RNA sequence: CGAGUUUGAUCCUGGCUCAGGAUAAACGCUGGCGGCGUGCCUAACACAUGCAAGUCGAACGCCCUGUCUGGUUUCGGCCAGAGAGGGAGUGGCGGACGGGUGAGUAACACAUGGGUACCUACCUUUCAGUGAGGAAUACCGGCGAGAAAUCGCCGACAAGACCGCAUGGGCUUGGGGGAUGGAAACACCCUCAAGCAAAGCCCUUUUCGGAGGGCGCUGGAAGUUGGGCCUGUGGCCGAUUAGCUGGUUGGUGGGGUAAGAGCCUACCAAGGCGACGAUCGGUAGCUGGUCUGAGAGGACGAGCAGCCACACUGGGAUUGAGAACGGCCCUUUUCGGCAAUGGGCGCAAGCCUGACCGAGCAACGCCGCGUGCAGGAAGACGGUCUUCGGAUUGUAAACUGCUUUUCUGGGGGAAGAGGAAGCAAGGACGGUACCCCAGGAAGAAGCCCCGGCUAACUACGUGCCAGCAGCCGCGGUAAUACGUAGGGGGCAAGCGUUGUCCGGAGUUACUGGGCGUAAAGGGCACGCAGGCGGGGUGAUGCGUUUCCGGUGCCAGCCGCUCGCUUAACGAGGGGAGUGCCGGGAAGACGAUCACUCUUGAGGGCCUCAGAGGGACAUAGAAUUCCGGGUGGAGUGGUGAAAUGCGUAGAGAUCCGGAGGAAUACCAAAGGCGAAGGCAGUGUCCUGGGAGGCAACUGACGCUGAGGUGCGAAAGCCAGGGGAGCGAACGGGAUUAGAUACCCCGGUAGUCCUGGCCGUAAACGAUGACCACCAGGUGUGGGAGGUAUCGACCCCUUCCGUGCCGUCGCUAACGCAGUAAGUGGUCCGCCUGGGGAGUACGGUCGCAAGAUUAAAACUCAAAGGAAUUGACGGGGACCCGCACAAGCAGCGGAGCGUGUGGUUUAAUUCGAUGCGACGCGAAGAACCUUACCAGGGUUUGACAUGCAUGAGAAGUCUCGUGAGAGCGAGGUCCCUUCGGGGUUCAUGCACAGGUGCUGCAUGGCUGUCGUCAGCUCGUGCCGUGAGGUGUUGGGUUAAGUCCCGCAACGAGCGCAACCCCUGUGGUCGGUUACCAGUGUCCGACCAGACUGCCACGAUCAACGUGGAGGAAGGUGGGGAUGACGUCAAGUCAGCACGGCCCUUACGUCCUGGGCGACACACACGCUACAAUGGCUGGAGCAAUGGGGAGCCAACCCGCGAGGGGGAGCCAAUCCAAGCAAAGCCAGUCUCAGUUCGGAUGGUAGGCUGCAACUCGCCUGCCUGAAGCCGGAGUUGCUAGUAACCGUGGGUCAGCACACCACGGUGAAUACGUUCCCGGGUCUUGUACACACCGCCCGUCACACCACGAAAGUCGGCAACACCUCAAGCCGCUGGGCUAACCCCUCUGUGAGGAGGGGAGGCAGGCGUCCAGGGUGGGGUCGGUGAUUGGGGUGAAGUCGUAACAAGGUAGCCGUACCGGAAGGUGCGGCUG
Repeated sequence: CGAGUUUGAUCCUGGCUCAGGAUAAACGCUGGCGGCGUGCCUAACACAUGCAAGUCGAACGCCCUGUCUGGUUUCGGCCAGAGAGGGAGUGGCGGACGGGUGAGUAACACAUGGGUACCUACCUUUCAGUGAGGAAUACCGGCGAGAAAUCGCCGACAAGACCGCAUGGGCUUGGGGGAUGGAAACACCCUCAAGCAAAGCCCUUUUCGGAGGGCGCUGGAAGUUGGGCCUGUGGCCGAUUAGCUGGUUGGUGGGGUAAGAGCCUACCAAGGCGACGAUCGGUAGCUGGUCUGAGAGGACGAGCAGCCACACUGGGAUUGAGAACGGCCCUUUUCGGCAAUGGGCGCAAGCCUGACCGAGCAACGCCGCGUGCAGGAAGACGGUCUUCGGAUUGUAAACUGCUUUUCUGGGGGAAGAGGAAGCAAGGACGGUACCCCAGGAAGAAGCCCCGGCUAACUACGUGCCAGCAGCCGCGGUAAUACGUAGGGGGCAAGCGUUGUCCGGAGUUACUGGGCGUAAAGGGCACGCAGGCGGGGUGAUGCGUUUCCGGUGCCAGCCGCUCGCUUAACGAGGGGAGUGCCGGGAAGACGAUCACUCUUGAGGGCCUCAGAGGGACAUAGAAUUCCGGGUGGAGUGGUGAAAUGCGUAGAGAUCCGGAGGAAUACCAAAGGCGAAGGCAGUGUCCUGGGAGGCAACUGACGCUGAGGUGCGAAAGCCAGGGGAGCGAACGGGAUUAGAUACCCCGGUAGUCCUGGCCGUAAACGAUGACCACCAGGUGUGGGAGGUAUCGACCCCUUCCGUGCCGUCGCUAACGCAGUAAGUGGUCCGCCUGGGGAGUACGGUCGCAAGAUUAAAACUCAAAGGAAUUGACGGGGACCCGCACAAGCAGCGGAGCGUGUGGUUUAAUUCGAUGCGACGCGAAGAACCUUACCAGGGUUUGACAUGCAUGAGAAGUCUCGUGAGAGCGAGGUCCCUUCGGGGUUCAUGCACAGGUGCUGCAUGGCUGUCGUCAGCUCGUGCCGUGAGGUGUUGGGUUAAGUCCCGCAACGAGCGCAACCCCUGUGGUCGGUUACCAGUGUCCGACCAGACUGCCACGAUCAACGUGGAGGAAGGUGGGGAUGACGUCAAGUCAGCACGGCCCUUACGUCCUGGGCGACACACACGCUACAAUGGCUGGAGCAAUGGGGAGCCAACCCGCGAGGGGGAGCCAAUCCAAGCAAAGCCAGUCUCAGUUCGGAUGGUAGGCUGCAACUCGCCUGCCUGAAGCCGGAGUUGCUAGUAACCGUGGGUCAGCACACCACGGUGAAUACGUUCCCGGGUCUUGUACACACCGCCCGUCACACCACGAAAGUCGGCAACACCUCAAGCCGCUGGGCUAACCCCUCUGUGAGGAGGGGAGGCAGGCGUCCAGGGUGGGGUCGGUGAUUGGGGUGAAGUCGUAACAAGGUAGCCGUACCGGAAGGUGCGGCUG
């Protein structure tokens, strides 16, 4: 730091995905040790048991249990005292700390920086005190109630508990006065009045009076610590939440608090907050920090630390200096300990402490260590692969030597507790860390991956199955992608997966993106707020820069040093912490204030152009209609028609009239306007612009969220108008259909007035404004100069509007002073495709609808530009028997052959548009033969090798059998004597397969196409695919040649070279001819090259004509087939990978089948006849073949043929005299015939082992269809077509096929519009499997998510009313009441009794209020019969809308219509 993925390829845009790091994690597989950390993120769900907050006898009384002393005794005990332990109680301090959690909270809750009207127990310092009294009460005792918890009554008693009194340095409140500060309130000082304190206990000593000391207590002052309150700033989302607010905002009086304050209350005023986002809704504890990142940022807020909030939910008070968790644990152990640190109480000893310190569990994380080290090649065994040679696992193992971290056993054994006085003891961890000795390689490796990204490959299995997958994608018989194995790669006590966050992602872009065509400029303007803003001078110092100070807790982070063996971890001292606050300096720039300037902007004067806007008036042409005249049969319309109109007189023509709409020519690349848009002419009103002048104002400017206005067409409302046109609709055509295109009609509408709508491809798909950056050339408007008769031309300049183009920019196309260049300011908009500009909600509208605007779900793309192809019912040029012009056919008949189909035991297999179908097959009776039935056989019909045995096997003979085969008989060869050869039998390796895959292949072939193309090197152009060359102008059969050219050359093709043929020559010549300068044959040579002439052309290539010549422009024919295409054909010609069969899918045999037959197609033959048939006569070829052959003469037979045997291995002989058509003559006379020959009968011949299935030929008889062939279709351009015969291959035999040969021998080509195929250039493209392409919508089916919906269920917050617990407060309080006060009575007194008062309490009433209830609404969510569209799905149905001129150019807005795509109208755009 990037990579994969859109395409045939390319560049760009753009999304998706991956590689990294992290984690309070979880899951799977695996697991040796140690250290340090961490461990309910979910139900702030419910909880059993135990423990987590007590302590003080030096505050107080009592009870219980021991011990001791003294006294007393009726010897049972009792009393008093001392000291110890236990218990509850009164009282004090602490239970407001520590510990937990994150529900709530968007808030002064938190962070940070300020402020002050306040409080602060214990602690520290300091000042002044601590006197004298009183009345109760718990525990306890008695009685009672109750199951219990617990409670009631009576009685007794203590205190540092409680209550008066005294004193007041002082405090509080109120009043008065003073100087200073202050705006004031007030602070400070002086003074007066009233009110307000306290508690004792312990120790030592004692002359028992006390004294000293300690701990306490009371009232002040100060400190410390902790807190309360206020405030600036900062940190989430939603505007589909835009208005919120009644104690609300402020004031005054009063109350309240520790304290400021609407904190509360009465009255008064009507404010306060909000687009810099109030209110509402959602979410959330905040921070130091943590993770990531280069940073800026983004995400997070476990543990540790600070703050806040909460304690079953909600409310409230009490106590107190201060206010509420007592419950917590429940996660991992119901662990150990208070040894350390810290906390509470206590004078202390001490007690308590689930805080804490430790241990345990968990690989949950980080860090460290180990599972050994060295040697060891016969490269062992085994495994895997294999081309069978080997390779690999692999120095890996074995084996040898060594070491002992760890482990096991034994021994030793800590620090953690430092310092001063007193007391002395004390270690949970732990016999742990650590050290020493002994033993022994001993006990210790897994997980994931191996198609690309991404490091690592083979085999087998599977066969679109099973499965994999992060993305692209793998799997349909050869899977490096699934599963397994071997091998390899990575990490390692872990490894993978899943979730989440950041990164990569410059993919929200501050750093750091964009908007012509990829997503994206608002339809246009005006303009409030806001943002930004010209030159000069001065001031301020808000921003800004800089310096200093404070703060930014600890931890964390960075760097240094140090401590645990190292590290993690920890310690120390630094830095950073980009922030906030205070102070100082600077004065450029921004800001503000003041003054000024003219260039921005505006205004003035002069001049100018214009379809700019509005109103009114008016003109002519044309269409239509009406009236009249003439006239007489059609008209109209179309591709062709028809509907329509017309003898009731149309159309045509002439005259007259009516009405509406639009303004030909001028007219333009033209003008005006902000845009939409604007067009006859005149008048009136009116907006904007340009130029010139330089007298005026003096920055007055630019942009512009909201807002306001304008805004084509269609559409809506009301009223008019209505000629033409014309959605809908009707009719006619077209069509498979035609809800369309075409035609005939035609209503809304189009027009006017008024009001709505507010959208368009409202486009330059390009926001507005300003400045700058080569030129050239048009055009509209103005000014100036020069020169003139003249602004006619020419030059300069300003404004507008076009084209070309340099730099620059751009992905490219392109833009280029009218920028898409270079900069500035402001606004709008975009962030993958689909869902969707849709749903819901809101706003607007009469409606149609507009505007604002999601999500679920789904895809791995969707796109832009350009490239190469292919294609087009695009264009241009050109070629071809492609059409046309011709000739002969095919398609109809019969027959032959092939194919399909059907049939069959089998009808073997393959070939299937052209390019399968007389094709493989140049020849199926057996064989062939692969098929079927049956019969045999198993190392095999065939090859090689090994082992053992045998001497047979073969041949011959015989038997049996359909045959194959089986059985019987007889016999090996060579030899150096070792053996070898050969055959058979048995066994083993193996043979064999026309079994599968031509989509695993080689080779060969077909086709485009004998078309003229296909490429390369270097250079050049382009970011690139790629282009150029190869395009262009000519020319050619040709990329043939010439010219031109950023190309220059070259290769494969073309041509030529090769063969045949046409003329001549030379030489030679058998078997040819038959006597020759000759024919024929062979070899060699010559000849033709646009060489010559004329014309045309660029005096090029070349073309046209001519001469000469046997031949003339490639003379004719053949062979020869570029790069490639069709997964074309062939595994059955051959070869070959893989798979399959192995007493069979091999092999042998007999018979059958490949020859079937309702039918369909293809290729042929023969015909339908007189250009003919038949009969007779006479005449003329070439090629090729012949030894298992061709076969003469001659004889026999009507003939096929037979006999016969000469000749010939062939220019010699033979078929063969070679021919036939043709010619001559005769006959037939238009008919199913003297045409035609199928079919059938019969008699024969030939081949062959054998002609039944199933051969060919001959004679005689039979004599079918057929009278020239529908749609359609084939071949051929000259020695060609057509007609005629001949030969050959195959072959025993079998040819209408095939391959060749000659004979006779035409017609036509105007021409390239059309059909087919092809070439070149160009154009469009949404195609690239390439038009047999792509692709749209309805319908049907399945699944998924969403919307609507009568309703129904629930959450939340607010409002109104009712009710209202506890409690505070206020009022009341007839009842109750120890202390204080007064009175009366009694008592010697202490006291007692009674009454009253103060104070207090119960109770009652009232305000507030948690909660509850009722009600109508709001909002959010769940569910809902049914319904709506959407998405996805392998093939479904209907059509063909779009992409090519996509067959009616497409698209946008709107309206109507239609099964559906869609059609049509109106206006707009060119994409």
A computed fold for a 1471-nucleotide RNA from a soil metagenome, annotated as small-subunit ribosomal RNA. Its Rfam family is "Bacterial small subunit ribosomal RNA". Its family is annotated with ribosome and structural constituent of ribosome in the Gene Ontology.